RNA sequence: GCGUUCAUGGUCUAGCGGUAGGAUUUUGGCCUUCCAAGCCAGCGACCCGGGUUCGAAUCCCGGUGGACGCA
Numbered sequence: 001g002c003g004u005u006c007a008u009g010g011u012c013u014a015g016c017g018g019u020a021g022g023a024u025u026u027u028g029g030c031c032u033u034c035c036a037a038g039c040c041a042g043c044g045a046c047c048c049g050g051g052u053u054c055g056a057a058u059c060c061c062g063g064u065g066g067a068c069g070c071a
Base pairs, nucleotide, nucleotide: 001070002069003068004067005066006065007064010024011023012022013021018054026042027041028040029039030038047063048062049061050060051059
């Protein structure tokens, strides 16, 4: 330099163009003599810029970063 692939809460991860879901962490409550465990509730996210579309995390183009391959 070229190609492939990936980017979603603090962390891990799902998501056929139609309200972004789960686990974990954390906060509050319940339970307990206390702690742990358990139960309930809350907070918190689509890498950036454009395009297509009534509607984009999703499709297209460019950029940035990571991984792999070729040279």

Predicted 3D model of a 71-nucleotide RNA (transfer RNA) from a Promethearchaeota archaeon.
The RNAcentral record of the sequence draws on ENA.
NCBI's taxonomy places the organism under Archaea, Promethearchaeati, Promethearchaeota.
Model confidence (mean pLDDT): 82 of 100.